[in-house]
Context: one part of a larger RNA
RNA sequence: UCAUGGUUAAGGAACUCGGCAAAAUGCCCCCGUAACUUCGGGAGAAGGGGGGCCUGAGCUUUGAAGCCCCUUCGCGGGCUAGGAGCAAGGGUCGCAGAGAACAGGGGGGAGCGACUGUUUACUAAAAACACAGGUCCGUGCGAAGCCGUAAGGCGAUGUAUACGGACUGACGCCUGCCCGGUGCUGGAAGGUUAAGAGGAUCCGUGAGCCCCUUGGAUACAUGGGGUGAGGCGGUGAGUUCAAGCCCCAGUAAACGGCGGUGGUAACUAUAACCAUCCUAAGGUAGCGAAAUUCCUUGUCGGGUAAGUUCCGACCUGCACGAAUGGCGUAACGACUUCCCUACUGUCUCAACCAUGAGCUCG
Numbered sequence: 001u002c003a004u005g006g007u008u009a010a011g012g013a014a015c016u017c018g019g020c021a022a023a024a025u026g027c028c029c030c031c032g033u034a035a036c037u038u039c040g041g042g043a044g045a046a047g048g049g050g051g052g053c054c055u056g057a058g059c060u061u062u063g064a065a066g067c068c069c070c071u072u073c074g075c076g077g078g079c080u081a082g083g084a085g086c087a088a089g090g091g092u093c094g095c096a097g098a099g100a101a102c103a104g105g106g107g108g109g110a111g112c113g114a115c116u117g118u119u120u121a122c123u124a125a126a127a128a129c130a131c132a133g134g135u136c137c138g139u140g141c142g143a144a145g146c147c148g149u150a151a152g153g154c155g156a157u158g159u160a161u162a163c164g165g166a167c168u169g170a171c172g173c174c175u176g177c178c179c180g181g182u183g184c185u186g187g188a189a190g191g192u193u194a195a196g197a198g199g200a201u202c203c204g205u206g207a208g209c210c211c212c213u214u215g216g217a218u219a220c221a222u223g224g225g226g227u228g229a230g231g232c233g234g235u236g237a238g239u240u241c242a243a244g245c246c247c248c249a250g251u252a253a254a255c256g257g258c259g260g261u262g263g264u265a266a267c268u269a270u271a272a273c274c275a276u277c278c279u280a281a282g283g284u285a286g287c288g289a290a291a292u293u294c295c296u297u298g299u300c301g302g303g304u305a306a307g308u309u310c311c312g313a314c315c316u317g318c319a320c321g322a323a324u325g326g327c328g329u330a331a332c333g334a335c336u337u338c339c340c341u342a343c344u345g346u347c348u349c350a351a352c353c354a355u356g357a358g359c360u361c362g
Base pairs, nucleotide, nucleotide: 001358002356003355004354005353006352007351008350010348011347014346019343027051028050029049030048031047036041038170052092053091054090055089058086059085066079067078068077069076093097105341106340107339108338109337110336111335112333113332117129118128133168134167135166136165137164138163139162145154146153147152171328172327173326174325176258177257178256181255182254183251184250185249186248187247190246191245192244196240197239202234203233204232205231208227209226210225211224212223214221215220259277260276261275262274263273286320287317298314299313300312301311302310
């Protein structure tokens, strides 16, 4: 010097992002115990008193302590393998009697999540996930869905009070308006539309026939041109035909969305009111500088001597808002945040002691 332990005058969070760490509390018995509450809780709330040893009145096997019951809360009743204690008072020792070790600090306000649970094995335990509950959608059983090429299997040896999927997330009060867009469900008149069916048209090839040419007496043969049925090859029109799409409806606890401008009241200000434009419809209840508020340390109030945090209000909501749930809510939380109390070397401000084959110096 460092590490680990210990003590500390006066003060007591002035430390610090933050009481991190430390200190304090701690056991048993008795008394006593608030708001709030889902009547279970909250609660070990909080806050007090007692605790060694010796003696011991009194009660007690004719039943103490304990447990149970209530019309009377007491000098009541019951349990009898429940079974021997309960105890006022007095004395006494120490600084100290739960004498060591072990062994809750407490209270209040707010946010979030109802809760017990789960999670990033090795930087995150949470407000994230799950959850019971709620709603919607699918599924009639060889179910839907899922695994598999299939057979087959799971679902389920279940059967709509079941199973699968999506969202929300106890409970309480509630959950407004918009179906224009996207999606889904239903509809079928019309439009569009594939392969397929069907085969018009045209092109090529082309028997036969005609003309010319050459050979030949004709018949006929060679070459060229014209016409051209049927066949073959190609082209494939009109016509016919499904779902889908267009179209028509429904549907938001489906994806989502939920306005602007101007004017107006007998102080001023403000605008219940009016006008106008646009829209599918223009944000309802509740909440609101919020885990959301930029301006912003908004303004007012509270707490402090002093408060960018905190609590209560206001509403000018940059950019809350109703199962992407809204607002409350007792209980719960190694969650986040503010305050009070107790307590302390966290600090003012540092000192000393012990231990150490740490480091350094002698």
Large-subunit ribosomal RNA, domain IV from Actinomyces sp., 362 nucleotides, folded computationally. The source organism's lineage runs through Bacteria, Bacillati, Actinomycetes, Actinomycetaceae and Actinomyces. The RNAcentral record of the full RNA draws on ENA. The coordinates come from a structure-prediction model, not an experiment, and the mean pLDDT is 83.